[in-house]
RNA sequence: GGGCCCGUAGCUUAGUCUGGGGGAGCGAUGGUCUUAUACACCAUUGGUCGGCGGUUCAAAUCCGCCCGGGCUCA
Numbered sequence: 001g002g003g004c005c006c007g008u009a010g011c012u013u014a015g016u017c018u019g020g021g022g023g024a025g026c027g028a029u030g031g032u033c034u035u036a037u038a039c040a041c042c043a044u045u046g047g048u049c050g051g052c053g054g055u056u057c058a059a060a061u062c063c064g065c066c067c068g069g070g071c072u073c074a
Stems, first nucleotide, its partner, number of pairs: 001073007010026004020057001027045006050066005
């Protein structure tokens, strides 16, 4: 340098193929329970969807470039 894959909440990740409401588990906070803690249950808290631009009525999703990580060919 060429090719391929990945980047979504504090962490692990679904959703992308086929454009339209951003979810789950763990975590954190508060409450119930308990002498107290833990467990359990309930509620709350959660995101510039890696960045910029483009297409579109509408983009996490499609296209281009860039950044970061991994594999591979030299």
Notes
Transfer RNA from a Candidatus Woesearchaeota archaeon, 74 nucleotides, folded computationally. It matches the Rfam family "tRNA". Rfam classes the family as a transfer RNA. NCBI's taxonomy places the organism under Archaea, Nanobdellati, Candidatus Woesearchaeota.